[in-house]
Molecule: small-subunit ribosomal RNA
Organism: uncultured bacterium
RNA sequence: GGUGAACGCUAGCGGCGCGCUUUAGGCAUGCAAGUCGAACGACGUGCCCCGAGCAAUCGGGGAUUACGAGUGGCGGACGGGUGAGUAACGCGUGAGAACGUACCUUCUAGUGAGGAAUAAUCCGGCGAAAGCCGGACUAAUACCGCAUACGGCCGUAAGGUUAAAGGGUGUAACUACCCGCUAGAAGAGCGGCUCGCGUCCCAUCAGCUUGUUGGUAGGGUAAUGGCCUACCAAGGCUAUGACGGGUAGCUGGACUGAGAGGUUGGCCAGCCACAAGGGCACUGAGACACGGGCCCUACUCCUACGGGAGGCAGCAACCGGGAAUCGUAGACAAUGGGCGAAAGCCUGAUCUCGCGACGCCGCGUGGAGGAUGAAGGCCUUCGGGUCGUAAACUCCUUUUAUAAGGGAAUAAGCUCCGAUUAUAUCGGGGUUGACUGUACCUUAUGAAUAAGCCGCUGCUAACUACGUGCCAGCAGCCGCGGUGAAACGUAGGCGGCAAGCGUUGCCCGGAAUUACUGGGCGUAAAGAGUGCGCAGGUGGUUUGGUAAGUUUUCGUUAAAAUGCGAAGGCUCAACCUUUGAAUCGCGAAAAUACUACCAGACUAGAGAAAGUUAGGGGGUGCCGGAAUAGAUGGUGAAGCAGUGAAAUGCGUUGAUAUCAUCUAGAACACCCAAGGCGAAGGCAGGCACCUGGGGCUUUUCUGACACUGAUGCACGAAAGCGUGGGGAGCGAACCGGAUUAGAUACCCGGGUAGUCCACGCCGUAAACGAUGGACACUAGAUAUCGGGCUGGUGACGGUUCGGUGUCGUAAGCUAACGCGUUAAGUGUCCCGCCUGGGGAGUACGGCCGCAAGGCUAAAACUCAAAGGAAUUGACGGGGACCCGCACAAGCAGGGGAACGUGUGGUUUAAUUCGAGACAAAGCGAAGAACCUUACCAGGACUUGACAUGUAAGUGGUAGGAACCUGAAAGGGUAACGACCCGCAAGGGAGCUUACACAGGUGCUGCAUGGCUGUCGUCAGCUCGUGCCGUGAGGUGUACCCUUAAGUGGGGUAACGAGCGCAACCCCUAUCGGUUGUUGUAUCACUCAACCGAAACUGCCGCGUUUAACGCGGAGGAAGGAGGGGACGACGUCAAGUCAUCAUAGCCCUUAUGUCCUGGGCUACACACACGUUACAAUGGGUGAAACAGAGGGCUGCGACUUCGCAAGGAGGAGCUAAUCCCUUAAAAGCAUUCUCAGUUGGGAUUGUAGUCUGCAAUUCGACUACAUGAACGCGGACUUGCUAGUAAUCGCAGGUCAGCACACUGCGGUGAAUACGUUCUCGGGUCUUGUACACACCGCCCGUCAAGUGAGCCGAGUCGGGGGUAGCUGAAGU
Repeated sequence: GGUGAACGCUAGCGGCGCGCUUUAGGCAUGCAAGUCGAACGACGUGCCCCGAGCAAUCGGGGAUUACGAGUGGCGGACGGGUGAGUAACGCGUGAGAACGUACCUUCUAGUGAGGAAUAAUCCGGCGAAAGCCGGACUAAUACCGCAUACGGCCGUAAGGUUAAAGGGUGUAACUACCCGCUAGAAGAGCGGCUCGCGUCCCAUCAGCUUGUUGGUAGGGUAAUGGCCUACCAAGGCUAUGACGGGUAGCUGGACUGAGAGGUUGGCCAGCCACAAGGGCACUGAGACACGGGCCCUACUCCUACGGGAGGCAGCAACCGGGAAUCGUAGACAAUGGGCGAAAGCCUGAUCUCGCGACGCCGCGUGGAGGAUGAAGGCCUUCGGGUCGUAAACUCCUUUUAUAAGGGAAUAAGCUCCGAUUAUAUCGGGGUUGACUGUACCUUAUGAAUAAGCCGCUGCUAACUACGUGCCAGCAGCCGCGGUGAAACGUAGGCGGCAAGCGUUGCCCGGAAUUACUGGGCGUAAAGAGUGCGCAGGUGGUUUGGUAAGUUUUCGUUAAAAUGCGAAGGCUCAACCUUUGAAUCGCGAAAAUACUACCAGACUAGAGAAAGUUAGGGGGUGCCGGAAUAGAUGGUGAAGCAGUGAAAUGCGUUGAUAUCAUCUAGAACACCCAAGGCGAAGGCAGGCACCUGGGGCUUUUCUGACACUGAUGCACGAAAGCGUGGGGAGCGAACCGGAUUAGAUACCCGGGUAGUCCACGCCGUAAACGAUGGACACUAGAUAUCGGGCUGGUGACGGUUCGGUGUCGUAAGCUAACGCGUUAAGUGUCCCGCCUGGGGAGUACGGCCGCAAGGCUAAAACUCAAAGGAAUUGACGGGGACCCGCACAAGCAGGGGAACGUGUGGUUUAAUUCGAGACAAAGCGAAGAACCUUACCAGGACUUGACAUGUAAGUGGUAGGAACCUGAAAGGGUAACGACCCGCAAGGGAGCUUACACAGGUGCUGCAUGGCUGUCGUCAGCUCGUGCCGUGAGGUGUACCCUUAAGUGGGGUAACGAGCGCAACCCCUAUCGGUUGUUGUAUCACUCAACCGAAACUGCCGCGUUUAACGCGGAGGAAGGAGGGGACGACGUCAAGUCAUCAUAGCCCUUAUGUCCUGGGCUACACACACGUUACAAUGGGUGAAACAGAGGGCUGCGACUUCGCAAGGAGGAGCUAAUCCCUUAAAAGCAUUCUCAGUUGGGAUUGUAGUCUGCAAUUCGACUACAUGAACGCGGACUUGCUAGUAAUCGCAGGUCAGCACACUGCGGUGAAUACGUUCUCGGGUCUUGUACACACCGCCCGUCAAGUGAGCCGAGUCGGGGGUAGCUGAAGU
């Protein structure tokens, strides 16, 4: 785009078309084929006329009146329906010869004279009916002889043979005319027959055929013919697809498409076939006959049960089937048909109407103005926006609608009269319309009667809100939906089409996705394992001929309709009419470039000959040595063998080892190579014989002999199979030993088939260059093998032919990788093969095979992918290089104990919440008794504890002593009693009430901002321009050296730049200068503050590339970053935090808000994390007595004196601090004691008595004294920190804080050990490699099993169909 459509929602009108695609299922009822009296006879009825009768009625007459039945003629073979069958001369197209033809036209010749019957009718009979029988009468254009025979037929001829019907009009009649009849000749139209070409799928249908193929002679037919019969011959068809199976009416055309094609055959038209299923003939011009006949079958109906009737695939209608397809309408007025002389009759053909949006076309549902941009809806950033000039409203129009009035055309004919010879023709009159009072026209009324459907993530035109919350649902594909859904549902808005709009089915297109036009096969699907070769396809140079292909011209056909161009008719269009052009096939003539065919010639292809030559080419036989194993003997003495380590195994019956001799089988080291040969598989010790192919040279011969090659034939590794040999080594299966969770494996010890030979099968491989064969053309470089020519003394070259390799941006090709004269380049020819993945190279069938199995080769079902090449990452029990307390080397710990703190779990009214590998767990918390506090119980408040605004009220107002109640909060009473601005009026503030609102540590850290952790202080991460690539992307940033460093240097299709690194900043180590209080008795020093200097590989040597840099040295307080800190790139982890804060959405609003009292966060079987104290003598206790740094202090630090054993108390100087205080530093050192023990180690637990802070110390603080004196004797697997002023050890201070520190943050004192080194562990960086990973190895992914389900195959069988052969029965009919 299309549709004979269907379904859903919706619907105003008209025109033109179309309307059982399914059950060729069954059919009630009506109609669809009759007509002629001018062929015929008689009867009945009606009608007309005459007569009789009052009438009813009766009698007679009428063939120029009608109807019914009959004889006869013509028509029922057309028209109408359907598409079952048919793969066919059925259809289409073009030819043809051996034919027929009623009616029609033309022509020729006739139409004489007779006969015998028979229906109707009457009589009789049978039957329920349908119907039938017998007898009697009669006519014809019915039937039969006779005559005639132009012509026809038969026959060579002579000759023979063969017809007929009458009727009507006019006339007094003859006669004339009309319609017929007979015979014949032609024509037209129609029909039968024959042939060429075209006409679907399956080869898993490969062979078919006996009237079969042909001939002769007959028969038969309108006619040819095995159409039929007899005889003779043995043919005929087939890979250009016979035979068989499936499907199907064919065509003009229709739809689609740029075309070529593909699909289709409804309506209309041509042909065919069929008429309930099957068969058969009769009649006839024509039938084997839809509304004729006979028979069989199935079905239906009637019946008196004896017997009969029927055929809607005609028009309507009905039932059934189905997703689905209409009225039992009108008329012969028109067109057409049958009969008739005609009038006319018949006609469900046809013309019309009805039903159906089924399709196409047309019209309408109003037009103009109209802003306060109304109301209302929706959205909103709350300002507004939008529906929207839309509506209302004003003016206008009337197609349509309703009503009324008018009102066609389609009509030609026919008939009457007149003219005329005439029914021709002319003139005049009359008459014929189903649709229909229709189309159309006019008038009236009044915007009046008339809009929906689908869509809105992308493709694809059109977006928001609410609801829902992986639910409900959507979906053509991708895919949406798990709380902010433009994708679901609804609404508003918008988009598209519009009396329709969507959906579904089917066809073509897009699809170059079967590729003729117009594709491919190295790796995506696809080159057969290889050759030989029949058919076939294709084929070198040249001459002549032919003219099949090819080209041109002419003729003929190609029905109409359709389509296209033009014009015309319906108001337009759809629709219709007229006209033009176009399409293919056949024939004739001409042309001869190319192809083809015939004839001749040539040598460049191909082959032969001669000479020469390389080779693991093949086959057979013979021979050889090394090794291995075995045997015999000698020597010899305990092991051997084997592995990562072992064990099984062998060995004192003497192994292994070694020497000598013998035996056996298999394979042939070095040479050996990127090398050679072969069609491929493949081929390797030596010699001989037989044998195939190749190269080169000469240019002697043949003269296109060529290339390819379906089917076919041959060869074809390994394994395997059959028969017979052979068997050393190796070695599936198998047996042991190990390994392991297991180990039906890898490793070890044995070992059978096999491996070997002969003969015969098998016929497959990653049979690979994953690349079919042949020929020609298109830059090179290099290596090597074989031959020829040639230069050179030689080494070594030059050139040419043939092979085998490598490289390559020549060009070119390719998706890329890559290929590149050995093409995957450019062309020609031939063959094979492919068409999404799985199912499946499977099933079934066939062929082959001894078997194993091979070859050929589907479908159902299922998925939305499967796949190739390349890119960036990530990953690897891949590689290379490098780094880090990463390991190693060390030191000290943890893990065991008790206690402290945190977490889990459990418990609880509550034990508030968060944090969860590293990167949660002495974390948020730099300090929970109340408060904090978020939790729980109870008691209270409701514009609120806090903010802003509006309105109203308020001077005894705000505030509020005091009192009552209460656990408090709160509630109540209430003395007293104000403030600010302003001249004043008044205003502000406060309070009370009401309303907007406050408030929330309620939820979502996966809606967010900010902040933070982590990789990681790792050295990386990027950009601009350029270049490379189709692109992703690469380059830069890779390489070499170097560095802590993408630090620097060299080099380089890159050149530069940015964020990181480093530096700039702070502290600290040295010195100088200045200053000098609170430090210093004084100067100096120290100290403090400020300013400055100093370090830069600067100097020397060596190494390296003359570099960067490294190593060593000098000097220096410090040396190669001097030490430490702050500082954290692009990013990762939906990492953490909504409970710091901020914030979106949701939720609560007399409560999830707020206040208060008490409790809880401190619970306790247990598990984990981080610490403290220890286990002691390098120690504990006691005594005397040294040396810091950095901090803090007014609600504070507090000297000093005094009291207390002590915690501390009472006084209290000084200090807002280099001034005073905290503040005695401790370890160390000295002296003394303890003497290896659960102790004079350890200090948990518990008791008593106290101190301090605080409203308060019970739950639940710290400290003191006395008493008590637990575990614990150095800690399993495992694990942490640390590289120098570090670890370890020792104390001090601070923040938080009323009080509470084993934690945290700082400070100084004493002060080590070790680093061979980078194999391993962990983490990281760069390069490289593989990848089926990309949520990125915590990835991906395979197979069995369980339960259920779908589809296919097999399956004991069972049912049905088709065909063949032999026989039996056998209707109608010929």